[in-house]
Context: one part of a larger RNA
RNA sequence: UCCGUGUCAAGGAAUUCGGCAAAUUACUCCCGUAACUUCGGGAAAAGGGAGCCCUCUGGAGCGCAAGUUCUAGUGGGGGCACAAAAAUGAUCUAAUCGACUGUUUAACUAAAACACAGGUAUGUGCAAACCCGCAAGGGGACGUAUACAUACUGACGUCUGCCCAAUGCCAGAAUAUUACGGAACGGGGUGAAGUAGCUUCGGCUAUCAGCUCUCGACCUAAGUACUGGUGAAUGGCGGCUGUAACCCUGACGGUCCUAAGGUAGCGAAAUUCCUCGGUGCUUGAUAGGCAUCCUGCACGAAAGACGUAACGAGUUAGAUACUGUCUUGACACGGAGCUCG
Numbered sequence: 001u002c003c004g005u006g007u008c009a010a011g012g013a014a015u016u017c018g019g020c021a022a023a024u025u026a027c028u029c030c031c032g033u034a035a036c037u038u039c040g041g042g043a044a045a046a047g048g049g050a051g052c053c054c055u056c057u058g059g060a061g062c063g064c065a066a067g068u069u070c071u072a073g074u075g076g077g078g079g080c081a082c083a084a085a086a087a088u089g090a091u092c093u094a095a096u097c098g099a100c101u102g103u104u105u106a107a108c109u110a111a112a113a114c115a116c117a118g119g120u121a122u123g124u125g126c127a128a129a130c131c132c133g134c135a136a137g138g139g140g141a142c143g144u145a146u147a148c149a150u151a152c153u154g155a156c157g158u159c160u161g162c163c164c165a166a167u168g169c170c171a172g173a174a175u176a177u178u179a180c181g182g183a184a185c186g187g188g189g190u191g192a193a194g195u196a197g198c199u200u201c202g203g204c205u206a207u208c209a210g211c212u213c214u215c216g217a218c219c220u221a222a223g224u225a226c227u228g229g230u231g232a233a234u235g236g237c238g239g240c241u242g243u244a245a246c247c248c249u250g251a252c253g254g255u256c257c258u259a260a261g262g263u264a265g266c267g268a269a270a271u272u273c274c275u276c277g278g279u280g281c282u283u284g285a286u287a288g289g290c291a292u293c294c295u296g297c298a299c300g301a302a303a304g305a306c307g308u309a310a311c312g313a314g315u316u317a318g319a320u321a322c323u324g325u326c327u328u329g330a331c332a333c334g335g336a337g338c339u340c341g
Base pairs, nucleotide, nucleotide: 001336002335003334004333005332006331007330008329010327011326014325019322027051028050029049030048031047036041038155052077053076054075056073057072058071059070060069061068062067078082090320091319092318093317094316095315096314097312098311102114103113118153119152120151121150122149123148124147130139131138132137156307157306158305159304161237162236163235166234167233168230169229170228171227172226175225176224177223181219182218186214187213188212189211190210194207195206196205197204198203238256239255240254241253242252265299266296277293278292279291280290281289282288
């Protein structure tokens, strides 16, 4: 010097990203206990007091009794210290996120992520939809729409606005278009025998039928076009400009565009670039925090909005207590470091 453990004058977070670590607290009984609240909680809230030993006086239970167990009080005693060891909550305030208990990255992330009860939509009438399997078959389910499957949201409270133009889905079926398939006519090849013509009599040419190749009028479904619907479906939710008797602002007007132009609520926010926004509170001093404003670069209503008691090894800020975190070091004990093996 390092590691582990312990103690410390005065101060008490000045340390630090941050009270990290440590200290404080701690048991039983008695007293007492706020806001808020879903009336259950909050709550061990907070905050106080008592506790050892002896004596005496009572009370209660059990027991035939001896006795024993519990309990209230009087007086006294000793110690530095009486829940004498060990085990054994620090507390409060405000905000954010998530309602909660729960689950998770075995071995760097425990959370605000996942789940959740609750909400909503869609599909499914049973040989169900859906899933596994080539199939048989199985799950769903020995269930039956108060069921099952899928998707989103995520207790509870108050709510959940406008847009169906685009994309998707659902419904419709008049018209247009449309595949396979069917198929009239036409065209090509071949064309023995037959027929017709020509012939140098060897054949040659044309051709019916048949076979074959090809064209394909016309008939022909879903789909698409088309007509409607649908947002707790994918999604979207504007510019410019004038105007009130100081100024400012603009309830009001004009105009362009759109499917419709963001409603309620919230807002420098886990979202705010400018920005350390403005103001107030907090400090001696704050780029932090809380409250408020709204100029929302770029919140916003089930990829839910805003609240919310309780809860949280979550996150942020503050306060009390407490402390070697620090001012600023010191000491003690054990181990390592050094030497030998």